[in-house]
Context: one part of a larger RNA
RNA sequence: UGGCGGGGGAGCACACAAGGGGUGGAGGCUGCGGUUAAAUUCGACUCAACGCGGGGAACCUUACCAGAGGCGACAGCAGAAUGAAGGUCAGACUCAAGAUCUUACCAGACACGCUGAGAAGUAGUGCAUGGCCGUCGUCAGUUCGUGCCGUGAGGUGUCGUCUUAAGUGACGUAACGAACAAGACCCACGCCUCAUGUUGCUAACCAAUUCUAUUGGUGCACUCAUGGGGGACCGCUGGCGAUAAGUCAGAGGAAGGUGUGGUCGACGGCAGGUCCGUAUGCCCUGAAUCCUCUGGGAUACACGCGGCCUACAAUGGAUGGUACAAUGAGAUGCGACACCGAAAGGCGAAGCUAAUCUCCAAAGCCAUCCCCGGUUCAGAUCGAGGGUUGCAACUCACCCUCGUGAAGCCGAAAUCCCUAGUAGUCGCUGGUUAGCAUCCAGCGGCGAAUACGUUCCUGCUCCUUGCA
Numbered sequence: 001u002g003g004c005g006g007g008g009g010a011g012c013a014c015a016c017a018a019g020g021g022g023u024g025g026a027g028g029c030u031g032c033g034g035u036u037a038a039a040u041u042c043g044a045c046u047c048a049a050c051g052c053g054g055g056g057a058a059c060c061u062u063a064c065c066a067g068a069g070g071c072g073a074c075a076g077c078a079g080a081a082u083g084a085a086g087g088u089c090a091g092a093c094u095c096a097a098g099a100u101c102u103u104a105c106c107a108g109a110c111a112c113g114c115u116g117a118g119a120a121g122u123a124g125u126g127c128a129u130g131g132c133c134g135u136c137g138u139c140a141g142u143u144c145g146u147g148c149c150g151u152g153a154g155g156u157g158u159c160g161u162c163u164u165a166a167g168u169g170a171c172g173u174a175a176c177g178a179a180c181a182a183g184a185c186c187c188a189c190g191c192c193u194c195a196u197g198u199u200g201c202u203a204a205c206c207a208a209u210u211c212u213a214u215u216g217g218u219g220c221a222c223u224c225a226u227g228g229g230g231g232a233c234c235g236c237u238g239g240c241g242a243u244a245a246g247u248c249a250g251a252g253g254a255a256g257g258u259g260u261g262g263u264c265g266a267c268g269g270c271a272g273g274u275c276c277g278u279a280u281g282c283c284c285u286g287a288a289u290c291c292u293c294u295g296g297g298a299u300a301c302a303c304g305c306g307g308c309c310u311a312c313a314a315u316g317g318a319u320g321g322u323a324c325a326a327u328g329a330g331a332u333g334c335g336a337c338a339c340c341g342a343a344a345g346g347c348g349a350a351g352c353u354a355a356u357c358u359c360c361a362a363a364g365c366c367a368u369c370c371c372c373g374g375u376u377c378a379g380a381u382c383g384a385g386g387g388u389u390g391c392a393a394c395u396c397a398c399c400c401u402c403g404u405g406a407a408g409c410c411g412a413a414a415u416c417c418c419u420a421g422u423a424g425u426c427g428c429u430g431g432u433u434a435g436c437a438u439c440c441a442g443c444g445g446c447g448a449a450u451a452c453g454u455u456c457c458u459g460c461u462c463c464u465u466g467c468a
Base pairs, nucleotide, nucleotide: 003467004466005465007464008463009462010461011460012459013458015454016453019418020417021416022415023414026310027309028308029307030306031305032304033303034301035300042053043052064296065295066294067293068292069291070290074116075115076114077113079110086106087105088104090102091101092100120285121284124282125281129279131274132273133272134270135269136268141180142179143178144177145176146175147156148155149154159172160171161170162169186262187261188260189259191230192229193228194227195226196225197224200220201219204218205217206216207215208214209213233256236250237249238248239247240246312411316370317369318368319367320366321365322364328359329358330357333352334351337348339346340345377408382403383402384401385400386399387398388397424446425445426444427443428442429441430440431439
């Protein structure tokens, strides 16, 4: 100087408390361990590994296993017109193949038989590295110049009081200034206004038509869209404070004290993660640890763990009718509409390079049934039939219909998330994709409870004290 303390003081955080919903029990999906196996490729292991590597693997991917085949630039040696490399009918071998072998032929100049040396390597080393990322932590810290103090390491500044989300600010002060962080700046949302109205809108007017709603025109008022501007600053009033910084209450306001959310992650630590994205040092393999193909495996299953999905029902289940989104995506695509089918789906096909056309909700509301039972709950498992994608669904895809109907009646110890349009709940879109979502990234609909407080648990910041 740091670090640590079951030392002290001050402060903060869904850290506790107050509440809401879960996990831990069941079935399933998925990842990991273990075991098994020819192979079940590899990495990651507290938070910060375990729906992670965008890792939803039928072939491919693919790195693993079994089998089969292929590849040596360049140099040297040996060989070669006494025919090299290469190609081919038939047969054998084979999953298949002039790949190889038997036999016969074509052709005409090179040459892996040997030594070096390469190409290639998802071979090794993330403890040799770059780059990128995670985490402490969006925590309030980390430093510098000059001056001053100290023999020096170093200190001061960065401390004290008040204050702040903040080393944010005010005042004091041997310090005075400054930099990186914080803040501001930037983007989105919320209010107003101006301009512009097509593919958007429809208040008013006109016209057309069949039961009354739609269409066309005039129009840009409104919604909306695109661009510009305004608006919030403790600005105003009062209390507290030191007359300061500020804080509490109020008014006005769409919004009030950082308005809300995002982007943004200081100096550094963790020899954190990644040589399996790419780059790259060293090392290794080099006719195999390289390249290609076929099939298998990564999908196994006495078991253990993590994350999620569906439930255990009446605030529910079923049947019929009916209403309202947003983000987005779409010419190898989205596909209206009509017909066929009980459905998955099929057949035909308008429009759309898309504010124009298409893909598009569910909870909800109305009516009826069920009457507390392992049930009209729940849907695993299994049987049968059918559909789609694709060269190909046996290992190992998804969907539909009929039948079958398992565990499960709210879950021990323990443990996780959340403070408002949040939690919870309901669906939708996109990514991956030929096909496949209970995943991930987004989007909207409905929409709570509680916070007295900081004693305790966990983590962190500052000051101070003890320690080798």
Annotation
This is a predicted structure of a 468-nucleotide part of an RNA (small-subunit ribosomal RNA, 3' major domain) from a metagenome. RNAcentral holds the full RNA, with entries from SILVA. The prediction has a mean pLDDT of 81.